Transfer RNA from a Candidatus Omnitrophota bacterium, 82 nucleotides, folded computationally. It was read from a public genome assembly. Rfam family: tRNA. The family's RNA type in Rfam is transfer RNA. Lineage of the source: Bacteria > Pseudomonadati > Candidatus Omnitrophota.

RNA sequence: GCGGUCGUGGCGGAAUUGGCAGACGCGCAGGACUUAGGAUCCUGUACCGUAAGGUGUGGGGGUUCAAGUCCCUCCGGCCGCA
Repeated sequence: GCGGUCGUGGCGGAAUUGGCAGACGCGCAGGACUUAGGAUCCUGUACCGUAAGGUGUGGGGGUUCAAGUCCCUCCGGCCGCA
């Protein structure tokens, strides 16, 4: 240099058929239980805003009524070829 593949909350990881983004698990916070702790169970857990509401899938742009998903480009990781 060329080709392929991947990038989603603090972490892993779903949503792959374009149609509610963050299921599920871990972690964390509060509570129950306990003398105390562990284990177990319950509730909560992206950002802005008093609220209504808005924003958010690596960055930017495009297609579409609608994009994490399709197209272009850039950035980064991994694999292969030269």